[in-house]
Context: one part of a larger RNA
C1' cells in the first nucleotide's frame, strides 16, 4: 500500500404507497359584460408573512330550505367569544362590493392625479357628466326667397370588452414531394384579421341526368382510388345511384284596390289589403263556398304572457346483518370456532386482510326558493274553390358576351358550370335558363329577393362513471408557496421539491459543551421510525489487538 472480512459514514437508488395526472363513456351546460365583465391592484384576522374568502357591512351581512352540537378556513397555539332563543356548515334567494380594467368626467408612467355641476342642515355625502348608434322632442340653420339638409342640445335605445374548442368569411406562406427545379405539391394547411352561434355554414330546384326516373340541405356508409386531372411526372380525385341518420317547409317584391300626403296634375311616397307559381301561376272578370264545427302556433311560417299538474336540477332523509368467543400480536379486520343479512359481497376508512365496526352500497324518499321541460288550461291566429284568357304582373345594369383571373376532383384544355377586376349588354311567357364545345330534337327547370328545426362538429366549464393509462427523473411544466422561484430591456424561457409514528405518546429530567451536537433517562410495537425522520442499493470515505500479499 493493495486485496478481502465486518462494522460505520456519505448518498438517495429500489420496493411499497397515493393526495396529482392521462384517457374515455354518459349526461348536462355552452356564454359573461355599462345593473361595470374576464383579469387584477390594495385592503379585510385580537395576534397573520403566504394560501383561501371576502369589500371600509371586507376568513363576512339579511332572509328561505336543509343538518343538529359542536363552532370561530389551510393551521397549530393563546385569549377573546359564538351556539338547543339552533351556532358552524350545506342550498335557493337579496345586500354589501375600495380602486385599476372595454373604463366611459378630463388626463395618465394600470391601480395614480385634476375637475365641472345637480342636490344636501350647505355637513358627512350621494348621483350625473366618454364615444358611436336607434327613434323623439327643442333650438338653430346654408347652396336658395318659403324650405330643406346640416349643426346643437335633452330624453331614450342599442353597441363596446372578454371567451378552451369548433363555425363562417377577407387575406395567405414556406420547408417539403417531384429523389435537382420552374408549372406542378405540401395547401386554401400553418398563420393573421373580422365576425356570429350553442353549434355555424347550408336549404326548399332557372335542380340531378337519360330511368316508365328522382324530387329542399347536411350527415355517415358505399359507388372508388373508379370516371376523370396530371412537366399524363410527383401526385390530385369526383358525381348519379344505392343504403342508412333525420325529415318542415314558408315568407315578401310587382300586377290590382282603399285611405292619407305631397305634386311639376304625368304622378310620387307611406299604410293597409291583394299575391307568391312552372301540370305556369297571380291579378282581373263571372259563379260557388265561408265567420264555426275545426285547425294551427311561440325553431321559420304573427305574436305576448299567465296559470295548474307531472317530472328534473340546485341542500338532504331512511338505508339489513356480531359490541360473538378463543389464539397470534403493540394492535385483529388474520387464523380457529360459533351465529346473522343480502333488491345492500361496488368501494373508501378503522392499531395487519372487515358483508355484518364507521361513512357508504341496493331499494325508498324529499324542495320553503330559483331555473328548466313537458301536458293542460287561458291566450293569440286564420276562408276555400271552379270557370275564363282580350288586357296587366312575375325581381336589369340583372342573364349573356369580350379581356383579365378566381371556384369546381378538371392545370385552357374540345371547357360546358359557378363567382367577378374591365368593357358592354338582351328577352318578357309565342318569354327566358339548363342538360360538359356547338346545332337540332327531345326532357328538366323558372335566375337576377328573403327565413328556416332535426340528423352534423367541438368541449374552456359541471356531474355521474370507468380504464390489460402513470406512480415521483413516470404521469400536466405544476400531486409541495408553481407559471411560483429564478433568467431576459422584452417579446419570453421556466425548474427543483411527496412519506416519522397507529397515535407526538415530538425525548420531562440528569451529564459533557459557549452552541452546534452527544451520552443517560424516559414514550413507542420499533428511535439504525428522533423531526436532514419509511425502506436506504452503488459509486464514494473511514475504523477494526481481523485475514492474506508485498
Nucleotide at each position: 500500500g493493495g486485496c478481502a472480512u465486518a462494522c460505520g459514514g456519505u448518498g438517495g437508488a429500489u420496493g411499497a404507497c397515493u393526495u396529482g395526472g392521462g384517457a374515455u363513456u354518459g349526461a348536462g351546460a355552452g356564454c359573461c359584460g355599462a345593473a361595470g365583465a374576464a383579469g387584477g391592484a390594495c385592503g379585510u384576522g385580537a395576534u397573520u408573512a403566504c394560501c383561501u374568502g371576502c369589500g371600509a357591512u371586507a376568513a363576512g351581512c339579511c332572509u328561505u330550505g336543509g343538518u343538529g352540537a359542536g363552532c370561530u378556513g389551510g393551521a397549530a397555539a393563546u385569549a377573546a367569544g359564538c351556539u338547543u332563543u339552533g351556532a358552524a356548515c350545506c342550498a335557493g334567494g337579496g345586500a354589501u362590493u375600495u380602486c385599476c380594467g372595454a373604463a366611459u368626467g378630463g388626463g395618465g408612467a394600470a391601480a395614480c392625479c385634476c375637475a365641472g355641476a345637480a342636490c344636501a342642515a350647505u355637513a358627512a355625502g350621494u348621483u350625473c357628466u366618454a364615444u358611436c348608434u336607434u327613434a323623439a322632442u327643442a333650438g338653430u340653420g346654408a347652396a336658395u326667397a318659403c324650405a330643406u339638409a346640416g349643426c346643437u342640445a335633452u330624453u331614450u335605445u342599442g353597441a363596446a370588452g372578454g371567451u378552451a374548442a369548433c363555425g363562417u368569411u377577407g387575406g395567405g406562406a414556406a420547408c417539403u414531394g417531384a429523389a435537382a427545379c420552374a408549372u406542378c405539391u405540401a395547401a386554401g394547411u400553418a398563420c393573421c384579421a373580422a365576425c356570429a352561434g350553442g353549434a355555424a355554414g347550408a336549404g326548399a330546384a332557372a335542380g340531378a341526368g337519360a330511368a316508365u326516373u328522382c324530387g329542399a340541405u347536411u350527415c355517415c356508409g358505399u359507388u372508388a382510388g373508379u370516371a376523370g386531372c396530371g412537366g399524363c411526372g410527383a401526385g390530385c380525385g369526383a358525381a348519379a345511384g344505392c343504403g342508412g341518420a333525420g325529415g318542415a317547409g314558408c315568407c315578401c317584391a310587382a300586377a290590382c284596390c282603399a285611405a292619407u300626403a305631397a305634386u311639376u296634375u304625368a304622378u310620387u311616397a307611406u299604410u293597409g289589403g291583394g299575391g307568391u307559381u312552372g301540370u305556369a301561376g297571380g291579378a282581373c272578370u263571372a259563379c260557388c263556398u265561408a265567420u264555426a264545427c275545426g285547425a294551427a302556433g311561440u325553431u321559420a311560417c304573427a305574436a305576448a304572457u299567465u296559470g295548474u299538474u307531472u317530472a328534473u336540477a340546485u341542500a338532504g332523509a331512511a338505508g339489513a346483518a356480531c359490541a360473538c368467543a378463543g389464539c397470534u400480536g403493540g394492535g385483529a379486520a388474520g387464523c380457529u370456532g360459533g351465529g346473522g343479512c343480502a333488491u345492500a359481497g361496488a368501494g373508501g376508512g378503522u392499531g395487519a386482510a372487515a358483508c355484518c365496526c364507521c361513512c357508504g352500497u341496493a331499494u325508498u324518499u324529499g324542495a320553503a326558493a330559483u331555473g328548466u321541460a313537458a301536458a293542460c288550461a287561458g291566450c293569440u291566429u286564420c276562408u276555400g274553390g271552379u270557370a275564363g284568357u282580350a288586357u296587366c304582373c312575375u325581381g336589369a345594369g340583372u342573364a349573356g358576351g369580350g379581356c383579365g383571373g378566381g371556384g369546381c376532383a378538371c392545370g385552357u384544355g374540345a371547357a360546358a358550370c359557378c363567382c367577378u377586376g374591365u368593357c358592354u349588354g338582351a328577352a318578357u311567357c309565342u318569354a327566358c335558363c339548363c342538360g360538359g364545345a356547338c346545332c337540332a330534337u327531345c326532357g328538366g327547370g323558372u335566375a337576377a329577393g328573403g327565413c328556416u328545426a332535426a340528423a352534423u362538429a367541438c368541449u374552456a366549464c359541471u356531474c355521474a362513471a370507468u380504464c390489460a393509462c402513470c406512480g415521483a427523473u413516470a404521469g400536466u411544466g405544476c400531486a409541495c408557496u408553481a407559471g411560483u422561484a429564478c433568467c431576459g430591456u422584452g417579446a419570453g424561457g421556466g425548474a427543483a421539491a411527496g412519506u416519522u409514528g397507529a397515535a407526538a405518546a415530538g425525548a420531562a429530567c440528569c451529564c459533557c459543551g459557549g452552541a452546534a451536537g452527544g451520552g443517560g433517562a424516559g414514550u413507542g410495537a420499533a428511535a439504525u421510525a428522533g423531526a436532514u425522520c419509511c425502506u436506504g442499493a452503488a459509486a464514494c470515505c473511514g475504523u477494526a489487538u481481523u485475514g492474506c500479499c508485498u
A computed fold for a 550-nucleotide part of an RNA from Crangon crangon, annotated as large-subunit ribosomal RNA, domain I.
Lineage of the source: Eukaryota > Mandibulata > Malacostraca > Crangonidae > Crangon.
Rfam family: Bacterial large subunit ribosomal RNA.
The prediction has a mean pLDDT of 84.